[in-house]
Molecule: Guanidine-I riboswitch aptamer
Organism: Stappia sp.
RNA sequence: GUGCGGUGCGUCUAGGGUUCCGGCGUCGAACGACGUGUCUGGUCCGAGAGACGCAAGCCCUGCCGGUGGCGGGGUUACACGGCGGGCCAAAAUCCCGGGAGGA
Numbered sequence: 001g002u003g004c005g006g007u008g009c010g011u012c013u014a015g016g017g018u019u020c021c022g023g024c025g026u027c028g029a030a031c032g033a034c035g036u037g038u039c040u041g042g043u044c045c046g047a048g049a050g051a052c053g054c055a056a057g058c059c060c061u062g063c064c065g066g067u068g069g070c071g072g073g074g075u076u077a078c079a080c081g082g083c084g085g086g087c088c089a090a091a092a093u094c095c096c097g098g099g100a101g102g103a
Stems, first nucleotide, its partner, number of pairs: 007055006015045002020042002022039001023036005056076009078098001080101001084096003
C1' cells in the first nucleotide's frame, strides 16, 4: 500500500411514522363518513457502531462405562460517517451500509 474477515436468532429500548384501534374536530338521530400524527398512546416498523438472552465458533479444563458422552471456566475485541436511493400505510439510528468518504 492492497485485499479479506469481524456469526445467527429472539425479546426489548432509543428512535420512527399513521395502515388498524383509540384520541380530537366536522357532519349525522344512530351505525358511520370525512379530516387530523402539529394526538401522550395500543397494534405496527425498529438499531453493525443500544440493552439483555439463547444458539454457534474458538481456547483451557473435570468426570465417565472413552473413535464417544456429560459438565465447568474463559473469549467473540474495536467501531467516526454523509448526500442520495429503497421498503411496507408511512417514516426512521430500518435496508443499500462496518457502503462512499474520513481517522